Record summary: The part of an RNA shown here (small-subunit ribosomal RNA, 5' domain) has 476 nucleotides and comes from an uncultured bacterium. RNAcentral holds the full RNA, with entries from ENA, Greengenes and SILVA.
Context: one part of a larger RNA
RNA sequence: GAUGAACGCUGGCGGUCUGCUUAACACAUGCAAGUCGAAUGGGACCUUUCGGGGUCUAGUGGCGGACGGGUGAGUAACGCGUGAGAAUCUGCCCUUUGGUUGGGGACAACAGCUGGAAACGGCUGCUAAUACCCAAUGUGCCGGAAGGUGAAAGCUUUAGUGCCAAAGGAUGAGCUCGCGUCGGAUUAGCUAGUUGGGGGGGUAAGAGCCCACCAAGGCGACGAUCCGUAGCUGGUCUGAGAGGAUGAUCAGCCACACUGGGACUGAGACACGGCCCAGACUCCUACGGGAGGCAGCAGUGGGGAAUUUUCCGCAAUGGGGGCAACCCUGACGGAGCAAGACCGCGUGGGGGAAGAAGGUUUGUGGAUUGUAAACCCCUUUUGAUUGGGAAGAAGACAAUGACGGUACCAAUCGAAUCAGCAUCGGCUAACUCCGUGCCAGCAGCCGCGGUAAUACGGAGGAUGCAAGCGUUAUCC
Numbered sequence: 001g002a003u004g005a006a007c008g009c010u011g012g013c014g015g016u017c018u019g020c021u022u023a024a025c026a027c028a029u030g031c032a033a034g035u036c037g038a039a040u041g042g043g044a045c046c047u048u049u050c051g052g053g054g055u056c057u058a059g060u061g062g063c064g065g066a067c068g069g070g071u072g073a074g075u076a077a078c079g080c081g082u083g084a085g086a087a088u089c090u091g092c093c094c095u096u097u098g099g100u101u102g103g104g105g106a107c108a109a110c111a112g113c114u115g116g117a118a119a120c121g122g123c124u125g126c127u128a129a130u131a132c133c134c135a136a137u138g139u140g141c142c143g144g145a146a147g148g149u150g151a152a153a154g155c156u157u158u159a160g161u162g163c164c165a166a167a168g169g170a171u172g173a174g175c176u177c178g179c180g181u182c183g184g185a186u187u188a189g190c191u192a193g194u195u196g197g198g199g200g201g202g203u204a205a206g207a208g209c210c211c212a213c214c215a216a217g218g219c220g221a222c223g224a225u226c227c228g229u230a231g232c233u234g235g236u237c238u239g240a241g242a243g244g245a246u247g248a249u250c251a252g253c254c255a256c257a258c259u260g261g262g263a264c265u266g267a268g269a270c271a272c273g274g275c276c277c278a279g280a281c282u283c284c285u286a287c288g289g290g291a292g293g294c295a296g297c298a299g300u301g302g303g304g305a306a307u308u309u310u311c312c313g314c315a316a317u318g319g320g321g322g323c324a325a326c327c328c329u330g331a332c333g334g335a336g337c338a339a340g341a342c343c344g345c346g347u348g349g350g351g352g353a354a355g356a357a358g359g360u361u362u363g364u365g366g367a368u369u370g371u372a373a374a375c376c377c378c379u380u381u382u383g384a385u386u387g388g389g390a391a392g393a394a395g396a397c398a399a400u401g402a403c404g405g406u407a408c409c410a411a412u413c414g415a416a417u418c419a420g421c422a423u424c425g426g427c428u429a430a431c432u433c434c435g436u437g438c439c440a441g442c443a444g445c446c447g448c449g450g451u452a453a454u455a456c457g458g459a460g461g462a463u464g465c466a467a468g469c470g471u472u473a474u475c476c
Stems, first nucleotide, its partner, number of pairs: 001475003005472005012345006018338002020303001025301003029298003034063003039060002042057006070256003079181007088173002093169008101135004110125006140149003154161002182228003189219003194216004199211003231253004235246004258279005281292004309335001311334003317331001318329004348378004358369004383413006392403001420465005425446003431460005441448002
């Protein structure tokens, strides 16, 4: 000098930030991912000019739930950083080209019957689609060729919007390699899919990624293996620099989502608020069986020296869905709490010596507190009251503000409402008196205290900083 700090004493205001560093401990409750009726069959309600129209939604279907948000357990690794690379994929978006033909059968919803305490089902029957299937066919793909394989979906107000195929772009993602990336040798040998091969399988894609066979290799004192510790970086703190320490907030990457394992769907996951299995734990149960996962936002218990509201709003920015209107959004924008940090402001300004009183001290003359107070003249930052009152909100009009009657402006009132903390032996700025008597105590180091203690305790005074000041912890 610094801190995501804590503790003690004290405490006026504003702005901008920050706020479980410990138990990746367990979680009550609410919310945090939906949307589309311009894909679709139906149902309910309202209205009705009986044609219909409007609103809502349990189901089918589409897109999105792989983003956004959290955490740092694991990981010493191509994880990260940086620089290269080839054997890949890429929904939505952009550009270009071509197509969008003809058929079919189902399954939910629904109805009937029925099982179960519940969760949730079962059987029979009916039905629509941009759901599913078949045919035909084209650039495409496979193949040396022959040949094989192989697509679509409509809606419509006629303005469009979708769908399919191909090529390119953009974005995103997967993969490979060079170099760099903590400590321990009181860890010296490690390795059997191990190292390589041709063959096969597998993947979007290269590869022992996997498999059978063959060969016997591969790594290591330039530290393999093992053990411990740890998310990495841009950065942050410190330092003249070199360096050292660190990785909160913000940003990029990675990993994880009760613990372990697995795949499904999908352009993308081996998926925080999806599925299956096992385990621990909690809850419900009619004992047969079921339900759950806050390392999302608040909040609770626990742990701890220690870390906030079960708040407001989608007005802005951004995201998902939708042609749109709009809906959703604990992302986000805000407010609340905390002197936790930084910055700014105030607690008044000018005059005022009878140097008042009181306190302290004294050599009793005085000195000091001290222009300090009183007293006189001002001002009104802050504060109180009243009135006005935003920007942030857009395209042509209109409408739309959580914050918020906030910021800000004006008027009125009145010095009115506001100072503490630590230190005073040397280092180190600041000294006397009293008490105590190696006691009580102080202390960062040296060291003070055993009867005149500037070092302990109190008082007066002084010094330093100031809404803070000290102490402790940690880093340079």